[in-house]
RNA sequence: ACCUCAUCCAGAGGGGCUGAGGGAUACGGCCCGACGACGCCCCGGCAACCACCGCGCUUGACUCGAUGACGAGGCCAGCGCGCGGCAGGUGCUAAUUCCGUCCCGGAUUCGCGGUGACCCCGCGCCCGGGGAAGAUGAGAA
Repeated sequence: ACCUCAUCCAGAGGGGCUGAGGGAUACGGCCCGACGACGCCCCGGCAACCACCGCGCUUGACUCGAUGACGAGGCCAGCGCGCGGCAGGUGCUAAUUCCGUCCCGGAUUCGCGGUGACCCCGCGCCCGGGGAAGAUGAGAA
């Protein structure tokens, strides 16, 4: 790298260096950028995935009694769950992962088309959900 699981509409900026593109990828849109973006370094901050600590609950091993899968006990808390704390390991610090693309559902004012016109239908615009891809963490390897 691949794989598994969780999360992704909240939150959090200053300085120095550099100097032209940048927002993962393709296309489209929309933004950021010589009033210096992106990137790198320093300092700060946000959050709380993991680790650690505390409290509570549940239960496994085990013991006892029954005996079909049951009941009772049960610990320096081993697994798990919930709440709180902390800030050690990561992460993040423009815009929802900036938005769309693929699928499903809803709505149907408006636009386009099927008509010369109406009804109706399709597509777009709009709303919601999912997928794909990606990011981060934890695990696995």